This is a predicted structure of a 162-nucleotide RNA (c-di-AMP riboswitch aptamer (ydaO/yuaA leader)) from a Chloroflexota bacterium. Lineage of the source: Bacteria > Bacillati > Chloroflexota. Rfam family: c-di-AMP riboswitch aptamer (ydaO/yuaA leader). Gene Ontology terms of the family: regulation of gene expression and cyclic-di-AMP binding.

[in-house]
C1' cells in the first nucleotide's frame, strides 16, 4: 500500500416492494409543543397478485404420472460414470449429469422505448383435491438481496439555461 469486516451517509440496481399520515415506545430541544429514529399498530393514495358471471373455450363421475398460483427462472441434447440385456466383441435400453443449444429475464449517469455489440441470470417458495377466460365485487402483498463505472445507433417526452 492492498484486500477483507464493521458502522453511518450519499447514490443507484433486481423487483409490485413506494409515499403520505394518525397512534404506541424511545430520544433530543427553546418543553401543556417541535424535531428524530423504531413498530406488521391502525388507515390512506400508488403499484402488484389472487378468488369471481352472461358470452366464449373446455368437458362428460371417479386418487393420480394428479391439479393449481407467484416469477425470467421454461424446454432440450450430451462427455464421463452407474445398473441391466446379449456368448465374445461390441450393441441396446435405463439413471445421473460436467458442459452446450433454443427460448425468456437483467444489466444508473434525465426518463420510456426500439435496436446492435458484450457480460450475467435462468432459482426457490406456496396451495391443498381445488380455481379456464370474466364486468360488478372479494381478498391479499408492499418482503427480501445487492454495490456503485457496460458501450453504440436511433425515436418519444420532460426539466433547467440562455
Nucleotide at each position: 500500500a492492498g484486500a477483507c469486516c464493521c458502522u453511518g451517509c450519499u447514490u443507484g440496481c433486481c423487483u409490485a416492494a413506494u409515499c403520505c399520515u394518525g397512534u404506541g415506545c424511545g430520544a433530543g430541544c427553546a418543553c401543556u409543543g417541535c424535531u428524530c429514529g423504531c413498530g406488521u399498530c391502525g388507515g390512506g393514495a400508488a403499484c402488484g397478485g389472487g378468488g369471481g358471471a352472461c358470452c366464449c373455450a373446455a368437458g362428460u363421475a371417479a386418487a393420480c404420472u394428479g391439479g393449481g398460483g407467484u416469477g425470467a427462472a421454461u424446454c432440450u441434447c450430451u462427455a464421463a460414470g452407474c445398473g441391466g440385456u446379449c456368448g465374445a466383441a461390441g450393441a441396446c435400453c435405463g439413471c445421473c449429469g460436467a458442459g452446450g443449444g433454443a427460448g425468456g429475464g437483467c444489466c444508473a449517469g434525465u426518463u420510456c422505448c426500439u435496436u446492435c455489440a458484450g457480460g450475467c441470470c435462468u432459482a426457490a417458495c406456496c396451495c391443498g383435491g381445488c380455481a379456464g377466460c370474466u364486468a360488478a365485487c372479494c381478498u391479499c402483498g408492499u418482503a427480501g438481496g445487492c454495490a456503485u463505472c457496460u458501450g453504440g445507433a436511433g425515436g418519444a417526452g420532460g426539466u433547467g439555461a440562455c